[in-house]
RNA sequence: GGGUACCUAGCUCAAUUGGUAGAGCACCGCAUUGAAAAUGCGGGUGUUCCCGGUUCAAGUCCGGGGGUGCCCA
Repeated sequence: GGGUACCUAGCUCAAUUGGUAGAGCACCGCAUUGAAAAUGCGGGUGUUCCCGGUUCAAGUCCGGGGGUGCCCA
């Protein structure tokens, strides 16, 4: 340099043909305990990598940029 896959919560990942962003773990609060751990109940904590476009509506489609992995050179 060329090809290809990917980028969503603190982490690992979902999100159907474009229609109100979710799960597990972690975290926070409360209960429980002498105090913890464990357990139970409650809480999503988010500028979906950035900019623009299409659309009534974009995580999803289109263009450009950035980043990561793999293959080729």
The prediction has a mean pLDDT of 80. Predicted 3D model of a 73-nucleotide RNA (transfer RNA) from a Planctomycetota bacterium. It matches the Rfam family "tRNA". By type it is a transfer RNA. Rfam links the family to the GO term triplet codon-amino acid adaptor activity. The organism belongs to Planctomycetota, within Bacteria.